[in-house]
Overview: A computed fold for a 72-nucleotide RNA from Candidatus Korarchaeum sp., annotated as transfer RNA. Its Rfam family is "tRNA". The family's RNA type in Rfam is transfer RNA. Its family is annotated with triplet codon-amino acid adaptor activity in the Gene Ontology. About the family: Transfer RNA (tRNA) molecules are approximately 80 nucleotides in length. The source organism's lineage runs through Archaea, Thermoproteati, Thermoproteota, Candidatus Korarchaeia and Candidatus Korarchaeum.
RNA sequence: GGCCCGUAGCUCAGGUGGUGGAGCGCCGGCUUUGCAAGCCGGAGGUCGCGGGUUCGAAUCCCGCCGGGGCCA
Numbered sequence: 001g002g003c004c005c006g007u008a009g010c011u012c013a014g015g016u017g018g019u020g021g022a023g024c025g026c027c028g029g030c031u032u033u034g035c036a037a038g039c040c041g042g043a044g045g046u047c048g049c050g051g052g053u054u055c056g057a058a059u060c061c062c063g064c065c066g067g068g069g070c071c072a
Base pairs, nucleotide, nucleotide: 001070003068004067005066006065009024010023011022012021018055026042027041028040029039030038048064049063050062051061052060
């Protein structure tokens, strides 16, 4: 210098703009003598930060921060 990534506690979808999701984990209930497994329900998010465009931004644009390759 250039590329990719940053979304729930963890691992990651969503990326053609229109009210944000899954699995695991956590909490409660059912089941069991009890535990695990299973089933049902729930909580948990400034979508890294700031600005811009837009009626409307996780999504598009700019800058910054952090992480990982590539080139020199």